Background:
Model confidence (mean pLDDT): 80 of 100. A computed fold for a 263-nucleotide part of an RNA from Candidatus Woesearchaeota archaeon UBA525, annotated as large-subunit ribosomal RNA, domain VI. Lineage of the source: Archaea > Nanobdellati > Candidatus Woesearchaeota. Rfam family: Archaeal large subunit ribosomal RNA.
[in-house]
Context: one part of a larger RNA
RNA sequence: UGCAAAGCGUCUGAGGGGAAGGAUCAUUUAGUACGAGAGGAACGAUGACUCCACGCCUCUAGUCUACCGGUUGUCUGGGAAGGCAGGCCGGGCAGCCACGCGUGAAGGGAUAAAUACUGAAAGCAUCUAAGUAUGAAACCCGCCUCGAAAAGAGACGCUAGAACGCCGGAAUAAGACCGGGUUGAUGGGAUCGGGAUGUAAGCAGCAAGGUAACGAGCUGUUCAGUCCGCGAUUACCAAUCGUUCGUUACAAUUUUCCUAAGG
Numbered sequence: 001u002g003c004a005a006a007g008c009g010u011c012u013g014a015g016g017g018g019a020a021g022g023a024u025c026a027u028u029u030a031g032u033a034c035g036a037g038a039g040g041a042a043c044g045a046u047g048a049c050u051c052c053a054c055g056c057c058u059c060u061a062g063u064c065u066a067c068c069g070g071u072u073g074u075c076u077g078g079g080a081a082g083g084c085a086g087g088c089c090g091g092g093c094a095g096c097c098a099c100g101c102g103u104g105a106a107g108g109g110a111u112a113a114a115u116a117c118u119g120a121a122a123g124c125a126u127c128u129a130a131g132u133a134u135g136a137a138a139c140c141c142g143c144c145u146c147g148a149a150a151a152g153a154g155a156c157g158c159u160a161g162a163a164c165g166c167c168g169g170a171a172u173a174a175g176a177c178c179g180g181g182u183u184g185a186u187g188g189g190a191u192c193g194g195g196a197u198g199u200a201a202g203c204a205g206c207a208a209g210g211u212a213a214c215g216a217g218c219u220g221u222u223c224a225g226u227c228c229g230c231g232a233u234u235a236c237c238a239a240u241c242g243u244u245c246g247u248u249a250c251a252a253u254u255u256u257c258c259u260a261a262g263g
Stems, first nucleotide, its partner, number of pairs: 007158005015146004021051002024048005034039001052104005060098001062096002067091005072085005093229001107141003114134004161245004166180004186238003189234005194228004202221005209214001258263001
């Protein structure tokens, strides 16, 4: 672009993709069948482990250049507070992840080799020639997923809104997707909750030592201080104001032109 002059919703499913499962062990069957004994199964059922595939982050573990703390060198005159070297080190929520967690049957159909039934040609025999029945992780379904561009271009329903722009997102390469837009909790802020770190600065007291000045450090104030990609509450701030396209498109009527009349 088309189907098909919007858009939305619910579907169908031609056709496509997947390997979504594969081993092993144990228990039971059972010291049974079998076998003189020695020995010694299987079908089925249950459980476990491992590989693989997909998904998830409650737990465990890792990471965590958000963050908190300790500390080294140097700089900001000193303190406080910081800059630089991911400096080094100890932790670490969310997120992402595996070493963690969850799921991953059966069954049906038609068959292969094969096994058969009935049965002639060929009075017998014969699974085959007519006919009939079983039979595999392979095939087709079943399961997951994509899928009206399936040109035979589908069905049903609702029916006027859609896009840009704006605030955003557990969505994201760009498009796309999803939410919100004052009739509002969409993002930010604030407060509260929850969480991370681990007890801030200042002040006061103590403190080995020192004549003193001073003084590493300890204690209290202080479960402090700082921070948060989390949750809730709250319109304080920003979603203002708008623009474009689309919506019965046929018929009828009017006008003009051609025409003898249909047109």